[in-house]
RNA sequence: GGGCCGGUAGAUCAGUGGUAGAUCGCUUGGUUCGCAUCCAAGAGGCCAGGGGUUCAAAUCCCCUCCGGUCCA
Numbered sequence: 001g002g003g004c005c006g007g008u009a010g011a012u013c014a015g016u017g018g019u020a021g022a023u024c025g026c027u028u029g030g031u032u033c034g035c036a037u038c039c040a041a042g043a044g045g046c047c048a049g050g051g052g053u054u055c056a057a058a059u060c061c062c063c064u065c066c067g068g069u070c071c072a
Stems, first nucleotide, its partner, number of pairs: 001071007010024004018055001026042005048064005
């Protein structure tokens, strides 16, 4: 330098055009003499950045940045 894969909640990951979700973690309440477990509720996302297409973009297209991997 080139090819491919990836970047979404604190963590691990879904979501392949029409309100952004799960599990764990966190907070509060219940349960317990107390802790754990369990149950219920809640908080937490400019979907890596910019531009384009579209009535509508996390999703499609282009560029850039970051990580991984292969080739040279």